[in-house]
Description: The RNA shown here (transfer RNA) has 69 nucleotides and comes from Rubeoparvulum massiliense. It matches the Rfam family "tRNA". From the family's description: Transfer RNA (tRNA) molecules are approximately 80 nucleotides in length. Gene Ontology term of the family: triplet codon-amino acid adaptor activity.
RNA sequence: CGGUGUAGCUCAAUUGGUAGAGCAACUGACUUGUAAUCAGUAGGUUGGGGGUUCAAUUCCUCUUGCCGG
Numbered sequence: 001c002g003g004u005g006u007a008g009c010u011c012a013a014u015u016g017g018u019a020g021a022g023c024a025a026c027u028g029a030c031u032u033g034u035a036a037u038c039a040g041u042a043g044g045u046u047g048g049g050g051g052u053u054c055a056a057u058u059c060c061u062c063u064u065g066c067c068g069g
Stems, first nucleotide, its partner, number of pairs: 001068005008023004017054001025041005047063005
């Protein structure tokens, strides 16, 4: 100096407009039982502080972890 940080994990979220998916977890159905399958549920102070705005994951700023130069 550049990139990156969003659910337990891997990742989405375009000109700023109520944050989602897959897997995992839990519950139920099915099964003698397990797995698979099907239905459903829960899970997030978007790394942290501040600013702009009616409204910020998104824009600005500071700071911090990681990666690269």